[in-house]
């Protein structure tokens, strides 16, 4: 220096060929169960999809630049 791959909720990953509100498991909060904790049942909170721009009626999803990480090759 050039290439490929990751980037989504406090963490760990989903998220099919662009479609209406973005999700799951853990965790957190509450509120029933307990005499208390654990365990379980039920509800809730929590996300500028790393960042700019573009293209499209419509972008987490496509093109472009860029950050940060991990690789391959020099």
């Nucleotide at each position: 220096g050039g290439g490929g791959c990751a980037a989504u909720a406090g963490c760990u990953c989903a998220g099919c060929u662009g479609g209406c509100c973005a999700g799951a498991g853990c965790g957190c909060c509450g509120c029933g169960u307990u005499c208390g904790c654990a365990a379980u049942g039920c509800g809730g909170a929590g996300g500028u999809c790393g960042a700019g721009a573009g293209u499209u009626c419509g972008a987490a999803u496509c093109u472009c630049u860029u950050u940060u990480g991990c690789u391959c090759c020099a």
The prediction has a mean pLDDT of 81. Predicted 3D model of a 74-nucleotide RNA (transfer RNA) from a Bacteroidota bacterium. The sequence was found in a public genome assembly. Its Rfam family is "tRNA". Rfam describes the family as follows. Transfer RNA (tRNA) molecules are approximately 80 nucleotides in length. It is annotated as a transfer RNA.